Background:
This is a predicted structure of a 73-nucleotide RNA (transfer RNA) from Planctomycetes bacterium DG_23. The sequence is in RNAcentral, with records from ENA and MGnify. Its Rfam family is "tRNA". Its family is annotated with triplet codon-amino acid adaptor activity in the Gene Ontology. By type it is a transfer RNA. Taxonomically the source falls in Planctomycetota (Bacteria, Pseudomonadati).
[in-house]
RNA sequence: GCCCGCGUAGCUCAGUCGGUAGAGCACGGCACUCGUAAUGCCGGGGUCGGGGGUUCGAAUCCCCCUGCGGGCU
Numbered sequence: 001g002c003c004c005g006c007g008u009a010g011c012u013c014a015g016u017c018g019g020u021a022g023a024g025c026a027c028g029g030c031a032c033u034c035g036u037a038a039u040g041c042c043g044g045g046g047u048c049g050g051g052g053g054u055u056c057g058a059a060u061c062c063c064c065c066u067g068c069g070g071g072c073u
Base pairs, nucleotide, nucleotide: 001072002071003070004069005068006067007066010025011024012023013022019056027043028042029041030040031039049065050064051063052062053061
């Protein structure tokens, strides 16, 4: 330098023929218990790596940039 994959909640990840973003764990509250843990119920939390474009509408499609990982020379 070229090619490929990935970047979404605090963490691990889903969601990709475009339709308004979810799960588990973690965290907070409540219930239960003599108390703790476990368990059950409820809840908070995300400019979807950044910018631009297409579209009525973009995490999703296109372009550029950037971080991480891998491959080739």